[in-house]
RNA sequence: UUGUUAUCAAGAAAGGCAGAGGGAUUAGACCCAUUGAAGCCUUAGCAACCCUUUAUAUUGUAAAGAAGGUGCUAAAUUCUACCCAUUUUGGAUAGAUAACUA
Repeated sequence: UUGUUAUCAAGAAAGGCAGAGGGAUUAGACCCAUUGAAGCCUUAGCAACCCUUUAUAUUGUAAAGAAGGUGCUAAAUUCUACCCAUUUUGGAUAGAUAACUA
């Protein structure tokens, strides 16, 4: 990178270096940012996909957990764009993450 499946309105930040951008892409809107953006590092935390334990029981369900592999720690995936609908926590596309896959 390809494909499949699941989830995406919950949750969780301080410090150091750095120094102007950032919120995936295109357009628009809106927002964050020198009272310090991106990025990197340290520590802490959140969650529970993989995972661990137990029960039941047949590889499913339930409960508990967090050592390890990921992920995440402004705003719904910030909102809109296409379809349905007619105003909404609808669907699709795209994207993100995880597990498996060629």